The prediction has a mean pLDDT of 85. A computed fold for a 106-nucleotide RNA from Pseudomonas mangrovi, annotated as Guanidine-I riboswitch aptamer.
[in-house]
RNA sequence: GCAAUGGCCGACUAGGGUUCCGGCCCGUCGCGGAAGUGACGGGUGACUGGUCCGAGAGUCGACGACCUCCUUCGAGGUUACACGGCGGGACAAAAGCCCGGGAGAA
Numbered sequence: 001g002c003a004a005u006g007g008c009c010g011a012c013u014a015g016g017g018u019u020c021c022g023g024c025c026c027g028u029c030g031c032g033g034a035a036g037u038g039a040c041g042g043g044u045g046a047c048u049g050g051u052c053c054g055a056g057a058g059u060c061g062a063c064g065a066c067c068u069c070c071u072u073c074g075a076g077g078u079u080a081c082a083c084g085g086c087g088g089g090a091c092a093a094a095a096g097c098c099c100g101g102g103a104g105a106a
Base pairs, nucleotide, nucleotide: 007063009061010060011059012058015053016052020050021049022047023044024043025042026041027040028039029038030037031036064079065078066077067076068075069074081101083104087099088098089097
């Protein structure tokens, strides 16, 4: 200097928004003497939440790969390192998701 491998899946978390549920606000109708309450509609995520999305550089697990031992069955080990825009994309929408171990930096 060059080549190859450095992988994939699942669960979870940081984080994320607002399709649905819930909360809150407003309106209409019904019940009620009233306070209020039920249904429907609209709004609201600088509404804690449930559903949901979710990390290359976060966690755990399984598989795979490589290495060593072993007559065999199997057993053990390794799977390192990693600063990072702007902008764009999807789903309802946003994001540490995807573009992307990118551009760039050292």
Description:
The model forms 100% of the base pairs in the Rfam consensus. Lineage of the source: Bacteria > Pseudomonadati > Pseudomonadota > Pseudomonadales > Pseudomonas. Its Rfam family is "Guanidine-I riboswitch aptamer". Rfam links the family to the GO term regulation of gene expression. About the family: This family represents a conserved RNA structure found upstream of the ykkC and yxkD genes in Bacillus subtilis and related genes in other bacteria.